[in-house]
RNA sequence: UCAGCCAAGCAGCCGCGGAGGUGCGACGUCUGCCUUCGAGGAAAGUCGGGACAUCGCAGGGCAGGGUGGUCGCUAACGGCGACCCGGGGAAACCCGCGGGAAAGUGCCACAGAGACAUACCGCCUACGUCCGCCGCUCGUUCGCGAACGGCGGGCCGGCAAGGGUGAAAAGGUGCGGUAAGAGCGCACCGGCGUCGCGGUGACGCGGCGCGUCCAGGCAAACCCCACCCGAUGCAAGGCCAAGCCGGACCGUUUGCAGGUUGCCCGCCGAGGUCCAGGUCGGCCGCUUAGAUGGAUGGCUGCUCUUAGACAGGAUCCCGCUUACUGCUGACUAC
Numbered sequence: 001u002c003a004g005c006c007a008a009g010c011a012g013c014c015g016c017g018g019a020g021g022u023g024c025g026a027c028g029u030c031u032g033c034c035u036u037c038g039a040g041g042a043a044a045g046u047c048g049g050g051a052c053a054u055c056g057c058a059g060g061g062c063a064g065g066g067u068g069g070u071c072g073c074u075a076a077c078g079g080c081g082a083c084c085c086g087g088g089g090a091a092a093c094c095c096g097c098g099g100g101a102a103a104g105u106g107c108c109a110c111a112g113a114g115a116c117a118u119a120c121c122g123c124c125u126a127c128g129u130c131c132g133c134c135g136c137u138c139g140u141u142c143g144c145g146a147a148c149g150g151c152g153g154g155c156c157g158g159c160a161a162g163g164g165u166g167a168a169a170a171g172g173u174g175c176g177g178u179a180a181g182a183g184c185g186c187a188c189c190g191g192c193g194u195c196g197c198g199g200u201g202a203c204g205c206g207g208c209g210c211g212u213c214c215a216g217g218c219a220a221a222c223c224c225c226a227c228c229c230g231a232u233g234c235a236a237g238g239c240c241a242a243g244c245c246g247g248a249c250c251g252u253u254u255g256c257a258g259g260u261u262g263c264c265c266g267c268c269g270a271g272g273u274c275c276a277g278g279u280c281g282g283c284c285g286c287u288u289a290g291a292u293g294g295a296u297g298g299c300u301g302c303u304c305u306u307a308g309a310c311a312g313g314a315u316c317c318c319g320c321u322u323a324c325u326g327c328u329g330a331c332u333a334c
Base pairs, nucleotide, nucleotide: 001330002329003328004327005326008303009302010301011300012299013298014297016038017037018036019035020034021033022032023031040310044321045320047319048318049317050316051315052233053232054231055230059265060264061263062262064229065228066227067226068225069083070082071081072080073079084098085096086095087094088093099224100223104222105221106218107217108216120163121162122159123158124157128155129154130153131152132151133150134149135148137146138145139144171189172188173187174186175185176184190213191210192209193208194207195206196205197204198203237284238283239282240281246275247274248273249272250271258268259267260266
């Protein structure tokens, strides 16, 4: 670093919930005794996907939402496995914001000269020009003047290499070249194009060519592209019993109400909306725990030892994420 396993055990007493048996009492139900059963790897979060149920002639378009490397697994998924690419790490390994920036719009604060754009500090001064100093030669009216050479300073000008600012500043390293520099030239790398080979593929390796090969990043910004998506949810939904009191408006094949996630088309369709009243009952759904104001607790002793952590069901299943004591195995490093 990765993976796996366990999750204290036994006994006694009292006390809880289900099932079965039995007894008393009761007939709306409740209750004593006996036997037996009674939370998890995450039951947590509610982040995903389904089973199941109800609605809808279950269709189409727009909107909206989700996903985003390749191949495979799966009922399915935003999941899992392997691989590719990118990033991190010394490594074992881990992470993923993984299609598009040449369709368009937008943003890159501050600092900095300059962020689809530029010269702050600097380097040079070849070409041209001005000034000063020195040397030398010539001339001289003895004050100096001129040519040549050198040094220094200024102007005009050249540079984008070096330094600074910043998350990011005209591809990187080296050599040459230049007044000083620069893909300016060359070599290697990077990039782009093309061909061949390997691979199911993402892609990798190699050959050749291009310096007209130059101004980037952000789409987990809006957006574009590709693929996917009916709605609601067990308080879903169904059955029985009991009880009350109806009223108004709209609509009924010309469907104007209503339904189909929001809108439109299409389709269906005889009911719909509002006010008022009654019903808080029982059964199913509901399960090897199966509750429903929601059960497994307390005490004592012994053993073990890891001295016992994280922590408790509610229709069910498959994943993900998070919390955590101890033990075991493999690998990397010291």
Overview:
Bacterial RNase P class A from Conexibacter stalactiti, 334 nucleotides, folded computationally. The model forms 99% of the base pairs in the Rfam consensus. The coordinates come from a structure-prediction model, not an experiment, and the mean pLDDT is 75. The sequence is in RNAcentral, with records from ENA. Rfam family: Bacterial RNase P class A. By type it is a ribozyme. Gene Ontology terms of the family: tRNA processing, ribonuclease P activity and dimeric ribonuclease P complex.